[in-house]
RNA sequence: UGACCAUCCCGAGCGGCCGAGAGAUCUGGAUCUGUGACGCCGCAGCAACCCUGGCCCCGACGUCCGCAGACACGGCGGCGGAGCCGAAGGUGCUACUGCCAGAAGCGAUGGUGA
Numbered sequence: 001u002g003a004c005c006a007u008c009c010c011g012a013g014c015g016g017c018c019g020a021g022a023g024a025u026c027u028g029g030a031u032c033u034g035u036g037a038c039g040c041c042g043c044a045g046c047a048a049c050c051c052u053g054g055c056c057c058c059g060a061c062g063u064c065c066g067c068a069g070a071c072a073c074g075g076c077g078g079c080g081g082a083g084c085c086g087a088a089g090g091u092g093c094u095a096c097u098g099c100c101a102g103a104a105g106c107g108a109u110g111g112u113g114a
Stems, first nucleotide, its partner, number of pairs: 001114001003112006013043005021032002025103005044094003049090002052086004057081003061077002064075003098106001
């Protein structure tokens, strides 16, 4: 960079620096902003996408165990799946529903593979 999948009305802010616009594009609206926004840095936090720990349930399986023994049943084991709890690491996020409506189907984030 392009492809596929998932999510985008929950949640979570302080400090320092900077100095004028900002929230992806266009139009309109409402909003934030010299009481310093946006951005950058630090710290803190949120969340649970990846990784990972625990609990519980279900499923098929097994050179395993119990029954003298096959099946069945029960146990155990690893595997797969659903749910719940946690959060060390990799990202992400921490005004407003991706701010709202319309247009264009675009954008953002994560994961997979090239």